[in-house]
A computed fold for a 74-nucleotide RNA from a Spirochaetaceae bacterium, annotated as transfer RNA. Taxonomically the source falls in Spirochaetaceae (Bacteria, Pseudomonadati, Spirochaetia, Spirochaetales).
RNA sequence: GGGGGUGUAGCUCAGUUGGCUAGAGCGCGUGAAUGGCAUUCACGAGGCCAUGGGUUCAAUUCCCAUCAUCUCCA
Numbered sequence: 001g002g003g004g005g006u007g008u009a010g011c012u013c014a015g016u017u018g019g020c021u022a023g024a025g026c027g028c029g030u031g032a033a034u035g036g037c038a039u040u041c042a043c044g045a046g047g048c049c050a051u052g053g054g055u056u057c058a059a060u061u062c063c064c065a066u067c068a069u070c071u072c073c074a
Base pairs, nucleotide, nucleotide: 001073002072003071004070005069006068007067010026011025012024013023019057028044029043030042031041032040033039050066051065052064053063054062
């Protein structure tokens, strides 16, 4: 330098032939059970779906560019 993959909650990830209010586990907060801890249960907070642009009535999803990271070739 060229090809390909990945980017979604604090962490690990799912999701989407374009349309419902974007989800799970762990973690975090509150409450209950216990004398306390651990643990269990219930409830809750936390995301402008990497960034910018385009297509569309409508984009996390399609297209383009950029950035970060992984990988292959040279």